[in-house]
A computed fold for a 72-nucleotide RNA from a Candidatus Nealsonbacteria bacterium, annotated as transfer RNA. It matches the Rfam family "tRNA". The family's RNA type in Rfam is transfer RNA. Rfam links the family to the GO term triplet codon-amino acid adaptor activity. It was read from a public genome assembly.
RNA sequence: GCCCCUGUAGCUCAAUGGAUAGAGCACCACACUCCUAACGUGGUGAUCCAGGUCCGAUUCCUGGUUGGGGCA
Numbered sequence: 001g002c003c004c005c006u007g008u009a010g011c012u013c014a015a016u017g018g019a020u021a022g023a024g025c026a027c028c029a030c031a032c033u034c035c036u037a038a039c040g041u042g043g044u045g046a047u048c049c050a051g052g053u054c055c056g057a058u059u060c061c062u063g064g065u066u067g068g069g070g071c072a
Stems, first nucleotide, its partner, number of pairs: 001071005007065001010025004018055001027043004048064005
């Protein structure tokens, strides 16, 4: 330099072009307990960036970019 894959919450993962983007762990609050842990209830928090297509984009297309792999 060229090609392929990849990027969603603090972490690990879901999500046929149409539901308020969903769950586990973590975090916060409450309840329980003599106290703590565990268990229970509730809550905060995310689509890598810029365009395009579409009535509608996490999803499709283009460019950039992050990480990984292959060839030279």